[in-house]
RNA sequence: GGGUGUGUAGCGUAAUGGUAGCGCAACGGUCUUCGGAACCGUCGGUUGUGGGUUCGAGUCCCGCCACACUCG
Numbered sequence: 001g002g003g004u005g006u007g008u009a010g011c012g013u014a015a016u017g018g019u020a021g022c023g024c025a026a027c028g029g030u031c032u033u034c035g036g037a038a039c040c041g042u043c044g045g046u047u048g049u050g051g052g053u054u055c056g057a058g059u060c061c062c063g064c065c066a067c068a069c070u071c072g
Stems, first nucleotide, its partner, number of pairs: 001071007010024004018055001026042005048064005
């Protein structure tokens, strides 16, 4: 340098072009002498970045960035 793939919350991981969910963590509560566990609840996302297509994009197309694999 060429090719393929991945990028979503603090971490992990879903999502047929039609309101971005779930688990862990965090926080609050119940319980407990206290803590842990258990149970209930709450918070947390400009979906890597810039454009395009579309009534509508996490999803489709193009460039770029980061990472992984691969070819030379």
Transfer RNA from Microsporidia sp. MB, 72 nucleotides, folded computationally. The coordinates come from a structure-prediction model, not an experiment, and the mean pLDDT is 83. Rfam family: tRNA. Taxonomically the source falls in Microsporidia (Eukaryota, Opisthokonta, Fungi).